[in-house]
RNA sequence: GAUGGAGGCGCGGAUCUUAUCAGUACCCCGGGAAAAUGCCGGCAGGCACGGGUGAAAGGAAGAUCUGCCGAAGCAAAGCGGACGCCAUGCCGUUUUGCUGGGCUGCCGGAGAAGAUCCUGCAGACUGUCACUUUAUGUGGAGGGCCAUC
Numbered sequence: 001g002a003u004g005g006a007g008g009c010g011c012g013g014a015u016c017u018u019a020u021c022a023g024u025a026c027c028c029c030g031g032g033a034a035a036a037u038g039c040c041g042g043c044a045g046g047c048a049c050g051g052g053u054g055a056a057a058g059g060a061a062g063a064u065c066u067g068c069c070g071a072a073g074c075a076a077a078g079c080g081g082a083c084g085c086c087a088u089g090c091c092g093u094u095u096u097g098c099u100g101g102g103c104u105g106c107c108g109g110a111g112a113a114g115a116u117c118c119u120g121c122a123g124a125c126u127g128u129c130a131c132u133u134u135a136u137g138u139g140g141a142g143g144g145c146c147a148u149c
Stems, first nucleotide, its partner, number of pairs: 001149005008069001010068009027052004037048004072099010100126002103123004108118003128140004
């Protein structure tokens, strides 16, 4: 240098179903089949309220399929794209920096949300390598570790 691997509630993506979103938004009516209106306005009408009908997106859970083990996530900057235009928002990509991994808790942020996600911090656990007094020890980081050539 090349190839192949490991960590485990391991990390992403797609489709379908379901609950939530929500009796919310939009729409219709207001002496209507029945009941009850208020305010502004010259009228048309508007705003609340009452009645009727009644979603969706994002986010989530499960199932199936699939790409993988810096998998991936986050932060900053640059470039490009879609929407009639713009956008601090969305999608893609490049560079730099941080994070081995999942779990629990706390502050903060996003979110309709007691769901969930994200950063930071703390805790024990776990994988790996090094050291070592071989002790349930200490320390480091994935540009690492193991195997083969």
Molecule: Lysine riboswitch aptamer
Organism: sheep gut metagenome